[in-house]
RNA sequence: GGAGCGGCUCGGGUGAUCGCCGGCCCCCGAGGCUCGCCUCGGGGGCGGGAGGAAAGUCCGAGCUCCAUAGGGCAGGAUGCCAGCUAACGGCUGGUGGGGGCGACCCCCAGGAAAGUGCCACAGAGAGCAGACCGCCGUGUCGUCUUCGAUCCGUCGAGGGCCGCACGGUGAGGGUGAAAGGGUGAGGUAAGAGCUCACCGGAUCGGCGGUGACGUCGAUCGCACGGCAAACCCCAUCCGGAGCAAGACCGAAUAGGGAAGCGUCACGAGGGCGGCCCGCCCCAGCUUCCGGGUAGCGUCGCUCGAGGCCCGCGGUGACGCGGGUCCUAGAUGAAUGAUCGCCACCCACCGGCCGGCGACGGCGGUGGGCACAGAACUCGGCUUACGAGCCCUCCGACC
RNA sequence: GGCCCCAUCGUCUAGUGGUUAGGACAUCGGCCUCUCACGCCGGUAACAGGGGUUCGAAUCCCCUUGGGGUCA
Numbered sequence: 001g002g003a004g005c006g007g008c009u010c011g012g013g014u015g016a017u018c019g020c021c022g023g024c025c026c027c028c029g030a031g032g033c034u035c036g037c038c039u040c041g042g043g044g045g046c047g048g049g050a051g052g053a054a055a056g057u058c059c060g061a062g063c064u065c066c067a068u069a070g071g072g073c074a075g076g077a078u079g080c081c082a083g084c085u086a087a088c089g090g091c092u093g094g095u096g097g098g099g100g101c102g103a104c105c106c107c108c109a110g111g112a113a114a115g116u117g118c119c120a121c122a123g124a125g126a127g128c129a130g131a132c133c134g135c136c137g138u139g140u141c142g143u144c145u146u147c148g149a150u151c152c153g154u155c156g157a158g159g160g161c162c163g164c165a166c167g168g169u170g171a172g173g174g175u176g177a178a179a180g181g182g183u184g185a186g187g188u189a190a191g192a193g194c195u196c197a198c199c200g201g202a203u204c205g206g207c208g209g210u211g212a213c214g215u216c217g218a219u220c221g222c223a224c225g226g227c228a229a230a231c232c233c234c235a236u237c238c239g240g241a242g243c244a245a246g247a248c249c250g251a252a253u254a255g256g257g258a259a260g261c262g263u264c265a266c267g268a269g270g271g272c273g274g275c276c277c278g279c280c281c282c283a284g285c286u287u288c289c290g291g292g293u294a295g296c297g298u299c300g301c302u303c304g305a306g307g308c309c310c311g312c313g314g315u316g317a318c319g320c321g322g323g324u325c326c327u328a329g330a331u332g333a334a335u336g337a338u339c340g341c342c343a344c345c346c347a348c349c350g351g352c353c354g355g356c357g358a359c360g361g362c363g364g365u366g367g368g369c370a371c372a373g374a375a376c377u378c379g380g381c382u383u384a385c386g387a388g389c390c391c392u393c394c395g396a397c398c
Numbered sequence: 399g400g401c402c403c404c405a406u407c408g409u410c411u412a413g414u415g416g417u418u419a420g421g422a423c424a425u426c427g428g429c430c431u432c433u434c435a436c437g438c439c440g441g442u443a444a445c446a447g448g449g450g451u452u453c454g455a456a457u458c459c460c461c462u463u464g465g466g467g468u469c470a
Stems, first nucleotide, its partner, number of pairs: 001394004006390005012342007020049002023046011051371001055382002058380005063242004070277004075238005080094005095109001096107004110233002115231002117227003132173002134169007142161008181199006200222001201220008246299003249295001256289006267282001269281003306325008344368006351362004399469007408423004416453001425441005446462005
């Protein structure tokens, strides 16, 4: 100097002027009454005001309402092991597998010997399979050849080649993503776990580990192809909705007409969300037609599994103890604009200093400073983005 | 702000793991006609983007982008 789908951290500071949002205090004026408070208007002062992702809304909780959240079916989610946590699909540490030269990273990682389904095209055969080519054996037709016999017409035996038929063979070729362990040797008519050695696999046992699992030994010639981000099975978990939840105040009201259901232990309707049961409420309910009202309202609303510092325990996530701080609450929605200074990054200078040099420091000029804006609140994940530090690899130079 | 749904040629759509993503309208070229229209023949043209599972993805899973609906 280059490269790195390597790791970690942070998300500028400060001053002036003019504004915006909400909080507290003081003063003045008006009104009200229960007579020291409330409401409205004006003025002044003090201190506060976005993020690591506030985002996507992908998970988990708090909180609120519906039964104190009940039972079953259906449905959904998760899926190696141990731990952390309020909880989680998150995090930490490990096991196994995979990728990278490496720093290091990735894995929706249970079950395919419970069942069903799928495996297109190609190929002989795609699920408890298969003989297309090839190899081998037997029989036979033809043909060539060797030997023997001969009545010279042929006959017998052996061998080679071609064709046909019946078999053997899953080692070789070929097809495919995938062809019923792999390599080598023996063996065989040719072959084959047929036999043997090593590797892989299954079962059992010993040892180590909390466990996932690892390792060693014995036995078995090897059975059980792949897909569960296909249905499904097993284990665990899940009641539903969401702050536009929900509560209060204010405004409006006439329950007018028609149809249907119900008003007894027999149940119309509601809570209730897919279904059933069950529980509670309840004398009215549902549909259609016609008519009326709905606010710059209040609370929920920010002190919370809270932040920072120190100590202790733990490999770590995290836990315990002590101290300290209070730090936005808007509702068409504030947190901004302008001008400086400093810091950071980049480029340039026949600039200065140090050094043999690679280079470093100082100064000056110009430029840059990203992604993005709270809306009930937290814990995570994911996505977007800038800068710095560390690490790894490669090259060059001193 | 919360919750839910969708994305395939220019437009409307079919396709729910399998060979080259099908059809209609539109568009382009040719034929027909004196010319245009109609008609006939042929062509161009798409799975919103990225990653993963699988032998194989428009389809299954995750993230992003864009659009729509609903709740006081």
Record summary: This is a predicted complex of two RNAs, RNase P RNA and transfer RNA, with 470 nucleotides together. Its mean pLDDT, the model's own confidence on a scale to 100, is 75. Rfam match: Bacterial RNase P class A. The family's RNA type in Rfam is ribozyme. Rfam describes the family as follows. Ribonuclease P (RNase P) is a ubiquitous endoribonuclease, found in archaea, bacteria and eukarya as well as chloroplasts and mitochondria.